[in-house]
Context: one part of a larger RNA
RNA sequence: GAACGCUGGCGGCGUGCUUAACACAUGUAAGUCAGGGAGAAAGGGAUAGCAAUAUCCCAAGUACACCGGCGAACGGGUGAGUAACACGUAGGCAACUUACCUUGUGGACGGGGAUAACCUCGGGAAACCGAAGCUAAUACUCGAUAAUGCAGCGGCACUGCAUGAUGAUGUUGUUAAAAGCCCCGAUGCAAGUCGGGGUGCCACAAGAUAGGCCUGCGUCCCAUUAGCUCGUUGGCGGGGUAACGGCCCACCAAGGCUACGAUGGGUAGCUGGUCUGAGAGGAUGGUCAGCCACACUGGAACUGAGACACGGUCCAGACUUCUACGGAAGGCAGCAGUGAGGAAUAUUGCUCAAUGGGCGAAAGCCUGAAGCAGCGACGCCGCGUGAGGGACGAAAUCCGUUAGGAUGUAAACCUCUUUUCCAAGGGAAGAAUGUCCCGCCUAUGGGCGGGAUUGACGGUACCUUGGGAAUAAGCACCGGCCAACUACGUGCCAGCAGCCGCGGUAAUACGUAGGGUGCGAGCGUUGUCC
Numbered sequence: 001g002a003a004c005g006c007u008g009g010c011g012g013c014g015u016g017c018u019u020a021a022c023a024c025a026u027g028u029a030a031g032u033c034a035g036g037g038a039g040a041a042a043g044g045g046a047u048a049g050c051a052a053u054a055u056c057c058c059a060a061g062u063a064c065a066c067c068g069g070c071g072a073a074c075g076g077g078u079g080a081g082u083a084a085c086a087c088g089u090a091g092g093c094a095a096c097u098u099a100c101c102u103u104g105u106g107g108a109c110g111g112g113g114a115u116a117a118c119c120u121c122g123g124g125a126a127a128c129c130g131a132a133g134c135u136a137a138u139a140c141u142c143g144a145u146a147a148u149g150c151a152g153c154g155g156c157a158c159u160g161c162a163u164g165a166u167g168a169u170g171u172u173g174u175u176a177a178a179a180g181c182c183c184c185g186a187u188g189c190a191a192g193u194c195g196g197g198g199u200g201c202c203a204c205a206a207g208a209u210a211g212g213c214c215u216g217c218g219u220c221c222c223a224u225u226a227g228c229u230c231g232u233u234g235g236c237g238g239g240g241u242a243a244c245g246g247c248c249c250a251c252c253a254a255g256g257c258u259a260c261g262a263u264g265g266g267u268a269g270c271u272g273g274u275c276u277g278a279g280a281g282g283a284u285g286g287u288c289a290g291c292c293a294c295a296c297u298g299g300a301a302c303u304g305a306g307a308c309a310c311g312g313u314c315c316a317g318a319c320u321u322c323u324a325c326g327g328a329a330g331g332c333a334g335c336a337g338u339g340a341g342g343a344a345u346a347u348u349g350c351u352c353a354a355u356g357g358g359c360g361a362a363a364g365c366c367u368g369a370a371g372c373a374g375c376g377a378c379g380c381c382g383c384g385u386g387a388g389g390g391a392c393g394a395a396a397u398c399c400g401u402u403a404g405g406a407u408g409u410a411a412a413c414c415u416c417u418u419u420u421c422c423a424a425g426g427g428a429a430g431a432a433u434g435u436c437c438c439g440c441c442u443a444u445g446g447g448c449g450g451g452a453u454u455g456a457c458g459g460u461a462c463c464u465u466g467g468g469a470a471u472a473a474g475c476a477c478c479g480g481c482c483a484a485c486u487a488c489g490u491g492c493c494a495g496c497a498g499c500c501g502c503g504g505u506a507a508u509a510c511g512u513a514g515g516g517u518g519c520g521a522g523c524g525u526u527g528u529c530c
Base pairs, nucleotide, nucleotide: 002526003525004524005523006522009383010382011381012380013379014378015376016375017341022339023338024337026336027335028334031070032069033068035067036066043058044057045056046055047054048053077294078293079292086219087218088217089216090215091214092213093212096211097210101207102206103205104204105203106202107201109143110142111141112140118133120131121130122129123128149174150173151172152171153170154169156167157166159164180199181198182197183196184195185194186193187192220266221265222264227257228256229255232254233253234252235251237249238248239247269291270290271289272288273284274283275282276281296317297316298315299314300313319330320329321328322327347373349372350371351370355369356367357366358365359364386416387415388414389413396407397406398405399404421467422466423465424464425463426462430457434453435452436451437450438449439448440447441446474519475518476517477516478515479500480499481498485514486513487512488511489510495502496501
């Protein structure tokens, strides 16, 4: 965050599984790339041929797949667990890391062997797997170079609460890379070579950003939970980590926590906030934002700058599906949607136009993030359902002492208006500082001017014209509290009820009608908080 009953015209902005962290059919939610090798087909055309067909060209170095890079650790969901440094707040790290980005310094030399794709076999129902052979790289690897890096051993200066830190310095050892890719120019038949620019690569230093760790204080109920603890508390030495640490291990000591509530049990994600209240406080944590935790259940590591990883891997378990019975596959607490549960909660929609994210030099591709649309009076706000005139007052209904009274200016009728509605016409902003092209300036970036182009929403909002009161009122209550009364029916029955209490023959309390009161596209009821 409501639900239920009756009723229901429109718009704007919000909001919508609170229950089963139950199970899920189907589609979709994470890709992308001037690194690399390989490389189609449909279709079209040409030649030869009677034709089937054959060969060649375009399609096209395109598609698909593969190796490689970056991303996939963000974004999105949920609140099960957690009473804890989880969160909040204030600090510390002289105990740490940080891909991409920015700045600075220096470098980028010489080699090598493989492997996927592919091809040939083989196994299997399938998932997929095995063997032999071939090949490339910004994949892998060896060597060289070596500092302000790292490590060891020294002395010097300076400084801190402290373990220590900082600066320059001596010496020894040790650690790297992709001569890639793109563009332009020159040269060359070509392969290529040379020059320039861009981008990428390596090392170090610094910044920015993001994190990790530590600490003070704060953070629910139960004492009908009073004792708890053996890696337990500390030390020494080691291992491990980015890093401190019983984090782990061996040895040594016997400690550590607790009535200022340990331990145990229950409950619970925390906060900014939200509701209420004059405040103090009380309650709460849905939407939005920050942090945390989780991803079928339990456990584990791998890769990586970053995970112990929702749409990765492995193991075990439960469940579901396929099976040729030998084995395989799966994980909606992403977005829609289905079943179940429930009082109860939406579309298997459109678009990447904007904002943002990933990749890319860019064009661009991807994006159920997001922007929009759809459904629901679920909430808040706004508007309308007509306005003026119109009788001592129609009809009808109700009451009545039968005189009359009430509904009631209400209706009819007359005059007007057109918000809404219907129809027709026009028609956005959101779009530029985006993208492309041209020119100029500046020059590592870039700036200015001109032109073209890009909108899901949507022919929507909005505006104009025409038509016609036309399309639009209900719900609860009327004994007191508590605003609003009569008649009939019923007869302690049927029923009402929040409390007091009504009903047993004149019921303002039940039911119906007339009338009235209160709210009004809502009105009541129930739940819940102050």
Molecule: small-subunit ribosomal RNA, 5' domain
Organism: uncultured bacterium